[in-house]
RNA sequence: GCAAACCCGCCGAAAGGCGGUGACGCAGAGCUACGGAGCUACGGCGAGUCGCACUCGCUAUGCUAGCCGAGCCGCCA
Numbered sequence: 001g002c003a004a005a006c007c008c009g010c011c012g013a014a015a016g017g018c019g020g021u022g023a024c025g026c027a028g029a030g031c032u033a034c035g036g037a038g039c040u041a042c043g044g045c046g047a048g049u050c051g052c053a054c055u056c057g058c059u060a061u062g063c064u065a066g067c068c069g070a071g072c073c074g075c076c077a
Base pairs, nucleotide, nucleotide: 001026002025007020008019009018010017011016024066028073030072031071032070034069035068036067037064038063039062043059044058045057046056047055048054
């Protein structure tokens, strides 16, 4: 210097994000979804069904940079 979780408000189908509060931690806990890994499943597909409802499974175009690597910028010796 940054700011986890809890709590409050807003956005979102959710994961999660933004703001407030608050500090668990971090010597880059700065930025970037490029690779891996993980999270969610609105939507799409499949199954159960005569069909619908409902349930289950698969799936990222969504998300996580405070999961790892990588790129860029930066600090100390």
A computed fold for a 77-nucleotide RNA from a soil metagenome, annotated as c-di-GMP-I riboswitch aptamer. The sequence is in RNAcentral, with records from MGnify. The model forms 100% of the base pairs in the Rfam consensus.